[in-house]
The prediction has a mean pLDDT of 77. Bacterial large signal recognition particle RNA from a Bacillota bacterium, 264 nucleotides, folded computationally. It is recorded under the gene name ffs. Taxonomically the source falls in Bacillota (Bacteria, Bacillati).
């Protein structure tokens, strides 16, 4: 060296999660590469770290070491979004109180502001209305214990006559119903009400004198409160991009290294 037969190993790696840890099921990257059971309310295992059972290659397609390097995860700073939490913070919307430049209203058919009076207020007394009471009116109202009149009857008397007296009939107390014109007492969330007296800061009217400003409705400015919403200013979350830095790294290029038996 060639042939034939084995063995180690191969027949995909990897990141993130999970897990003491390792692997794997599922996600993601890589990019092409055996099959069958198992498994997230997990499986399977134990530093030789899926397990079980079968097929295939087999020292080169694998193995180690660089380089480069998809991708993830990380660690600074920085943009952007989003969402909270706290600050009234010269900012917007809105609030209030000035002002009186614009506008606009109202004024010489006479403004503000003054004076005198009325009303609005308080009090007293009346009146009226409304309510309840009594009266007073109507009606009704007593087996007998109410009146009056008492048929019959009854007692009495020698007789005239005398006397109680039921029912009926009237009538009348209490009490009961009613009416509401009318008198009186009482009360009042009553009145466009009368009289008299108080009182008057403000409204409001009224008449006087007198004569030019008033209001504050939009705008303007100022001043001031307030924190709803937008904006702001802080601090923390979450996501996205960027950016720095650590880690892991698939694929992919270079190098490197390589059993064991027999035969010839």
């Nucleotide at each position: 060296c060639u042939g034939u037969g084995c063995u180690a190993u191969g027949c995909g790696g990897g990141g993130a999660g999970c897990c003491a840890g390792u692997g794997g099921u599922g996600c993601c990257c890589u990019g092409a590469a055996c099959c069958u059971a198992c498994a997230a309310u997990c499986c399977a295992c134990u530093a030789c770290a899926g397990u079980a059972g079968g097929g295939c290659a087999g020292a080169a397609u694998g193995c180690c070491g660089c380089u480069c390097g998809a991708g993830g995860c990380u660690u600074u700073u920085c943009g952007c979004g989003u969402g909270u939490c706290g600050c009234g913070c010269a900012g917007u919307c809105g609030u209030g109180c000035g002002u009186a430049a614009g506008c606009g209203g109202c004024g010489u058919u006479g403004a503000c502001g003054g004076u005198a009076g009325g009303g609005u207020c308080u009090c007293g007394c009346g009146c009226a209305a409304u309510g309840u009471u009594g009266c007073g009116c109507c009606g009704u109202g007593a087996a007998c214990c109410g009146u009056g009149u008492c048929a019959g009857g009854g007692c009495u008397u020698g007789g005239c006559g005398g006397c109680a007296g039921c029912a009926g009939c009237a009538c009348u107390a209490a009490g009961c119903g009613g009416a509401u014109u009318g008198c009186g007492g009482c009360a009042u969330g009553u009145g466009a009400u009368g009289c008299g007296a108080g009182g008057u800061u403000g409204c409001u009217u009224u008449a006087c004198a007198a004569g030019a400003g008033c209001c504050g409705g939009c705008u303007g400015c100022g001043c001031a409160a307030a924190g709803g919403a937008c904006g702001g200013c802080g601090g923390g979350g979450c996501g996205c991009g960027a950016u720095c830095u650590g880690u892991c790294g698939a694929a992919a290029g270079c190098g490197g290294a390589u059993g064991c038996a027999c035969a010839g």